Predicted 3D model of a 122-nucleotide RNA (SAM riboswitch aptamer (S box leader)) from Bacillus velezensis. The sequence is in RNAcentral, with records from MGnify. Taxonomically the source falls in Bacillus (Bacteria, Bacillati, Bacillota, Bacillaceae).
């Protein structure tokens, strides 16, 4: 930097530490009843992992044809040792674009998309 998949669930204490912080901009938050940051312990999740005979479908071998058997792939369940992520508020809401609604204005919905943050490839 590039594909791909997810992003309205979940899950925090305690030490150091002393003023920020929630990518960016606007808004609104959180915060000295203690910001960020780093360590220690918990945790949650299921991406990579594991199930070496989970349980179905599908396909190919098998067979004269089936059938039992074997492989393969998909979907799902179920596990948490390890490799990463995470533990305020939908990714806090917005942002660009389309349609709907209401309407002097302001606003509201809903899809999409843009950006972003994780994870796996490359």
């Nucleotide at each position: 930097u590039c594909u791909u998949a997810u992003c309205a669930c979940g899950a925090g204490a305690g030490g150091u530490g002393g003023a920020g912080g929630g990518a960016c901009u606007g808004g609104c938050c959180c915060u000295u009843u203690g910001a960020a940051a780093c360590c220690u312990c918990a945790g949650c999740a299921a991406c990579c992992g594991g199930u070496u005979u989970g349980c179905u479908u599908u396909g190919c071998c098998g067979c004269g044809g089936g059938a039992a058997g074997g492989c393969a792939a998909a979907g799902u369940g179920c596990c948490a040792a390890g490799g990463u992520g995470c533990u305020a508020a939908a990714u806090c809401c917005a942002g660009c674009a389309a349609g709907c609604g209401a309407u002097u204005c302001a606003c509201g919905c809903u899809u999409g998309g843009a950006a972003g943050a994780u994870a796996a490839g490359a």